[in-house]
RNA sequence: CGGGGAGUAGCGCAGCUUGGUUUAGCGCGCCUGCCUUGGGAGCAGGAGGUCGUCGGUUCAAAUCCGAUCUCCCCGA
Numbered sequence: 001c002g003g004g005g006a007g008u009a010g011c012g013c014a015g016c017u018u019g020g021u022u023u024a025g026c027g028c029g030c031c032u033g034c035c036u037u038g039g040g041a042g043c044a045g046g047a048g049g050u051c052g053u054c055g056g057u058u059c060a061a062a063u064c065c066g067a068u069c070u071c072c073c074c075g076a
Base pairs, nucleotide, nucleotide: 001075002074003073004072005071006070007069010028011027012026013025020059030046031045032044033043034042052068053067054066055065056064
């Protein structure tokens, strides 16, 4: 320098192909309550995101397009 992949909640991931009507979900973790002598387990409820960043297309973008940043792999 070129090609490919990844970036979404504290952590690990799904959703992207086929844009949409429920408002971005799941597991673990966290908080509260119940239960228990207490803890753990179990049950019930809750908080936490504006999807790496910027711009564009569209009535509407996590999803499509462009640029850019970080990390990983391959090649030179």